[in-house]
Context: one part of a larger RNA
RNA sequence: AUUGAACGCUGGCGGCAUGCCUAACACAUGCAAGUCGAACGGGGUGUAGCAAUACACCUAGUGGCGGACGGGUGAGGAAUACAUAGGAAUUUGCCUUAGAGUGGGGGAUAACCCGGGGAAACCCGGACUAAUACCGCAUGAUCUCGCAAGAGCAAAGCAGGGGACCGCAAGGCCUUGUGCUCUAAGAGGAGCCUAUGUCUGAUUAGCUAGUUGGCGGGGUAAUGGCCCACCAAGGCGACGAUCAGUAACUGGUCUGAGAGGACGAUCAGUCACACCGGAACUGAGACACGGUCCGGACUCCUACGGGAGGCAGCAGUGGGGAAUAUUGGACAAUGGGCGAAAGCCUGAUCCAGCAAUGCCGCGUGUGUGAAGAAGGCCUUCGGGUUGUAAAGCACUUUAGUCAGGGAAGAAAAAGCUCAAACUAAUAUUUUGAGUGUUGACGGUACCUGAAGAAUAAGCACCGGCUAACUCUGUGCCAGCAGCCGCGGUAAUACAGAGGGUGCAAGCGUUAAUC
Numbered sequence: 001a002u003u004g005a006a007c008g009c010u011g012g013c014g015g016c017a018u019g020c021c022u023a024a025c026a027c028a029u030g031c032a033a034g035u036c037g038a039a040c041g042g043g044g045u046g047u048a049g050c051a052a053u054a055c056a057c058c059u060a061g062u063g064g065c066g067g068a069c070g071g072g073u074g075a076g077g078a079a080u081a082c083a084u085a086g087g088a089a090u091u092u093g094c095c096u097u098a099g100a101g102u103g104g105g106g107g108a109u110a111a112c113c114c115g116g117g118g119a120a121a122c123c124c125g126g127a128c129u130a131a132u133a134c135c136g137c138a139u140g141a142u143c144u145c146g147c148a149a150g151a152g153c154a155a156a157g158c159a160g161g162g163g164a165c166c167g168c169a170a171g172g173c174c175u176u177g178u179g180c181u182c183u184a185a186g187a188g189g190a191g192c193c194u195a196u197g198u199c200u201g202a203u204u205a206g207c208u209a210g211u212u213g214g215c216g217g218g219g220u221a222a223u224g225g226c227c228c229a230c231c232a233a234g235g236c237g238a239c240g241a242u243c244a245g246u247a248a249c250u251g252g253u254c255u256g257a258g259a260g261g262a263c264g265a266u267c268a269g270u271c272a273c274a275c276c277g278g279a280a281c282u283g284a285g286a287c288a289c290g291g292u293c294c295g296g297a298c299u300c301c302u303a304c305g306g307g308a309g310g311c312a313g314c315a316g317u318g319g320g321g322a323a324u325a326u327u328g329g330a331c332a333a334u335g336g337g338c339g340a341a342a343g344c345c346u347g348a349u350c351c352a353g354c355a356a357u358g359c360c361g362c363g364u365g366u367g368u369g370a371a372g373a374a375g376g377c378c379u380u381c382g383g384g385u386u387g388u389a390a391a392g393c394a395c396u397u398u399a400g401u402c403a404g405g406g407a408a409g410a411a412a413a414a415g416c417u418c419a420a421a422c423u424a425a426u427a428u429u430u431u432g433a434g435u436g437u438u439g440a441c442g443g444u445a446c447c448u449g450a451a452g453a454a455u456a457a458g459c460a461c462c463g464g465c466u467a468a469c470u471c472u473g474u475g476c477c478a479g480c481a482g483c484c485g486c487g488g489u490a491a492u493a494c495a496g497a498g499g500g501u502g503c504a505a506g507c508g509u510u511a512a513u514c
């Protein structure tokens, strides 16, 4: 000088930060990932109606997208990690830019209904039905395979609008938007490879058989002993292999004149993990925190047959500990998921609450006031000191209290009006201009006014180092102490008091680092 600090005494306010460093211990309760009816068939409610039906809203299910992001933690890992610099044998949903296509068929299945089993979790059978669910056929290249010839591979619709023409009608047809399929490129992401660097121990000296390389295969999105068969006998090591211990890494943080040393909370990038161990499925992406399966430990329910669970998400509880906060508000902003949109969800986030935990700022009054009051303390008894300190007098009102006013953070989107583009179209849609609504914080910040010095100072030290001295008590006792050392009858070193010194809403102590 510093700290994610703790403890003791004390404590007025504000701003900005920070807040389980220990048990990756166990968790009650609530919430943290949904959304789409403009993909689909049902069901329900409401309104209008005698009814058929129409419209609006809601939704269990099928289907799509998202649950691989965001959030947490640092157990493991000394290299499959991280940092820096390179590389070639790869992939990539959504997004952007281009090119081409979107034809014609089929069979199912959940929901619903019926029946059955079970305590429950849930499961089974029968019958019906839809799709952007599923499967053939056609077409297809600059795609894939192939030297070539040739062979092979796709799709899905939905919403809005409409002048001619056709049609009894539905509609065809046209058109706009958005989807879908194939291909190429981009952006951003991901996987892989190489080099260099990255703690301690030699009281760890030898280690290695898929081991090192080759050939041929398998496997992967892709290279490769990644895996397999065969062949060779290699590979690493005192420039520290192997083994053991410790540890997430970095940007950075602290310190220091620097070189360096120590550390890696918050914030940002990367990695790893999700009760412990293992495995794959789905998918563009996982071997998946709030998915699945198996084994294990633990907890819970049970009708004893069988089931359920995973806070290292946000709060919160127990426990551990010197020690670390609310079972709060809102999606208003920023961002994310879904959706055409309205919107819904969002413990991400933004805010509020608690804590002097830290940094910064402010206040606890200002001026005047000598009879140098009283009281205290000391005294050589003259006085000195506390001390302009108080009282008194005159002012001020920051903060606080009360009253009144009162933001910025909001940009939008939808809707309405006008213009342009697409178009057969004054439809729809898109773009632009105008209008228009939305604030958790919060009646907060801030401003104005009113009264009134009112409501606000402690802590440590005073032998030397080290700024600051006397008295009383004690008598090697009681005690102090960072080092030197004080205390055995006049102790500036113990205890109390008066006085002083230093910091100050803090001050000391302890711990830790330079």
Base pairs, nucleotide, nucleotide: 001513002512003511005510006509007508008507009506012362013361014360015359016358017357018355019354020320025318026317027316029315030314031313034065035064036063039062040061042059043058044057045056046055047054048053072273073272074271081198082197083196084195085194086193087192090190091189092188095186096185097184098183099182100181101180102179103137105135106134113126114125115124116123117122143152144151145150157178158177159176160175161174162173165172166171199245200244201243206236207235208234211233212232213231214230216228217227218226248270249269250268251267252263253262254261255260275296276295277294278293279292298309299308300307301306326352328351329350330349334348335346336345337344338343365395366394367393368392375386376385377384378383399455401450402449403448404447405446409441415435416434417433418432419431420430421429458503459502460501461500462499463484464483465482469498470497471496472495473494479486480485
Record summary: A computed fold for a 514-nucleotide part of an RNA from an uncultured bacterium, annotated as small-subunit ribosomal RNA, 5' domain. The coordinates come from a structure-prediction model, not an experiment, and the mean pLDDT is 85. The RNAcentral record of the full RNA draws on ENA, Greengenes and SILVA. It matches the Rfam family "Bacterial small subunit ribosomal RNA". Its family is annotated with structural constituent of ribosome and ribosome in the Gene Ontology.